[in-house]
Transfer RNA from a bacterium, 72 nucleotides, folded computationally.
The coordinates come from a structure-prediction model, not an experiment, and the mean pLDDT is 82.
Its Rfam family is "tRNA". Gene Ontology term of the family: triplet codon-amino acid adaptor activity. The family's RNA type in Rfam is transfer RNA.
The sequence was found in a public genome assembly.
RNA sequence: GGCCCCAUCGUCUAGCGGUUAGGACACCGGGUUCUCAUCCCGGCAACCGGGGUUCGAUUCCCCGUGGGGUCA
Numbered sequence: 001g002g003c004c005c006c007a008u009c010g011u012c013u014a015g016c017g018g019u020u021a022g023g024a025c026a027c028c029g030g031g032u033u034c035u036c037a038u039c040c041c042g043g044c045a046a047c048c049g050g051g052g053u054u055c056g057a058u059u060c061c062c063c064g065u066g067g068g069g070u071c072a
Stems, first nucleotide, its partner, number of pairs: 001071007010025004018055001027043005048064005
């Protein structure tokens, strides 16, 4: 340098163009307990950046950024 894949809450991860963007762990509050842990209830929190297509984009297209793989 060419080609391919990936990017969503703090972390891991789901999401067939119309979802309240869901789940697990973590964290916070409450309940239970003499206390801690466990368990139960509730809460917080996310679509890498820019452009395009579309009535409508996390989803499709282009460019960029970052990561991984492969051929040199």